The prediction has a mean pLDDT of 77. Bacterial RNase P class A from a Chloroflexota bacterium, 353 nucleotides, folded computationally. Taxonomically the source falls in Chloroflexota (Bacteria, Bacillati). It matches the Rfam family "Bacterial RNase P class A". Rfam classes the family as a ribozyme. The model forms 94% of the base pairs in the Rfam consensus.
[in-house]
RNA sequence: CGAGAUGAUCGGACGGUCGCGCGCUCCAUCGGGGAAACCCGUCGAUAGCGUGAGGAAAGUCCGAGCUCCGCGACGCAGGGUAGCGGGUAACGCCCGUCCGCCGUGAGGCGAGGACCAGUGCCACAGAGACGAGCCGGCAGAUCGGGCAACCGGUCGGGCCGGGUGAAACGCGGCAAACUCUACCUGGAGCAAGGCCAAAUAGGAGGGCGCGUUCGGGACCUCGUCCCGGGCAGGGGUGCGUCGCCCCGCCCUCGGGUCGGCCGCUAGAGGCGGCAGGUGACUGCCGUCCCAGAUGGAUGACCGUCUCCGUCCCUUGGACGGGACAGAACUCGGCUUACAGGUCGUCUCGCUGG
Numbered sequence: 001c002g003a004g005a006u007g008a009u010c011g012g013a014c015g016g017u018c019g020c021g022c023g024c025u026c027c028a029u030c031g032g033g034g035a036a037a038c039c040c041g042u043c044g045a046u047a048g049c050g051u052g053a054g055g056a057a058a059g060u061c062c063g064a065g066c067u068c069c070g071c072g073a074c075g076c077a078g079g080g081u082a083g084c085g086g087g088u089a090a091c092g093c094c095c096g097u098c099c100g101c102c103g104u105g106a107g108g109c110g111a112g113g114a115c116c117a118g119u120g121c122c123a124c125a126g127a128g129a130c131g132a133g134c135c136g137g138c139a140g141a142u143c144g145g146g147c148a149a150c151c152g153g154u155c156g157g158g159c160c161g162g163g164u165g166a167a168a169c170g171c172g173g174c175a176a177a178c179u180c181u182a183c184c185u186g187g188a189g190c191a192a193g194g195c196c197a198a199a200u201a202g203g204a205g206g207g208c209g210c211g212u213u214c215g216g217g218a219c220c221u222c223g224u225c226c227c228g229g230g231c232a233g234g235g236g237u238g239c240g241u242c243g244c245c246c247c248g249c250c251c252u253c254g255g256g257u258c259g260g261c262c263g264c265u266a267g268a269g270g271c272g273g274c275a276g277g278u279g280a281c282u283g284c285c286g287u288c289c290c291a292g293a294u295g296g297a298u299g300a301c302c303g304u305c306u307c308c309g310u311c312c313c314u315u316g317g318a319c320g321g322g323a324c325a326g327a328a329c330u331c332g333g334c335u336u337a338c339a340g341g342u343c344g345u346c347u348c349g350c351u352g353g
Base pairs, nucleotide, nucleotide: 001349002348003347004346005345006344007343008342009341010340012305013304014303015302016301017300018299020052021051022050023049024048025047030041031040032039033038054324058335059334061333062332063331064330065329066189067188068187069186078185079184080183081182082181083097084096085095086094087093098112099110100109101108102107113180114179118178119177120174121173122172130170134162135161136160137159140155141154142153143152144151145150193262194261195260196259203253204252205251206250207249208248211231212230213229214228215227216226217225218224219223233247234246235245236244269288270287271286272285273284274283275282276281306322307321308320309319310318311317312316
């Protein structure tokens, strides 16, 4: 210098003008909305001050906190994890290490318990893919032939060789086959859940009212109660009349709904130092406060600079562009997306001293 490996980190900067959310000054005062709970405005001349997205806020894939359900415990089923050791609140995450595979190497990847429990599967080829027996040999038994050497057939053994195949009898291979072993595992999720709390209907309790007539029914047949119809009465509607519709009225209590508030952000927290550990990580000390919306704020424009691209053409200038994306109860991870950078360590090749 070139080509790589790996880890960490940034994610445009500054200024001006306007705008938005939240908090405080500001639990007050007054006004408005609302039944209330509570909310909004008011102070202030447009008030002042503070604060306001991410490394992934994403996917919602794992693990937790928190909340409710279950009296609790154990077991079964179901689900999950899997070399060994460690870290952690916990994990399927992370660290170290062994083994296997890939790479010249730095390094990367691994679903890496068990097939002496049982079951299942092993393409094509092959007699046979797991209780083998096709061909040849082999030793044995037997039958036939031959004077005999020996030849042929049958049975049997599974000792040697052949052929097929990835694998051929070896306690074969496969658990990313069922399964077994060890360990973990209750369910639902902030629309969790808690509190305040209308109208209407229904529930409980209390008070008042319950006229007249007809029909029916029940009962301890005086009588009381219930159901239905007519009239009367009451209400809808301030008064009167007519029409229509409805009908016991009032108060209190409790539950849920509308509505409102809380949960809501200080946390297994960030940063720095020291110490322990190969490391993940842990301990101590110091310091900091860092969004909490609910139609959902976190923005827009201008200027200077910076970065990238193209062009002019090489001091420089012009134009265009600034990735992925975006909180919603909170953490720890993993995965995925990402323009353009910065830093550390290491490897290979070439070259110079």